A computed fold for a 73-nucleotide RNA from Fructilactobacillus lindneri, annotated as transfer RNA.
The same sequence occurs in records of 2 taxa.

[in-house]
RNA sequence: GCCGCUUUAGCUCAAUAGGUAGAGCACUUCCAUGGUAAGGAAAAGAUUCCGGGUUCAAAUCCCAGAAGCGGCU
Numbered sequence: 001g002c003c004g005c006u007u008u009a010g011c012u013c014a015a016u017a018g019g020u021a022g023a024g025c026a027c028u029u030c031c032a033u034g035g036u037a038a039g040g041a042a043a044a045g046a047u048u049c050c051g052g053g054u055u056c057a058a059a060u061c062c063c064a065g066a067a068g069c070g071g072c073u
Stems, first nucleotide, its partner, number of pairs: 001072007010025004019056001028042004049065001051063003
C1' cells in the first nucleotide's frame, strides 16, 4: 500500500430481504429476612463509531473517514 470482517445500553450480544431498537447480566427502587446472600416485582438506560447521500421512511443500502482484528504484498 491492497483486501476482508467487526463497531448497537455500563458489559456480552440480538434486530428475519429498509417500517421508528430488544434480551441476558450489571446498576436503581420496592417486596421478602432479625440481618446478608439467593429469590420475586417494577423502573431507568443506546437518536446504533463519525460525516454525507439515496428513500415517504436507514442500525440495515451507497460514498468518504476513524478504531480494532485478520490476510496479502

Its mean pLDDT, the model's own confidence on a scale to 100, is 82. Rfam family: tRNA. Gene Ontology term of the family: triplet codon-amino acid adaptor activity. Rfam classes the family as a transfer RNA.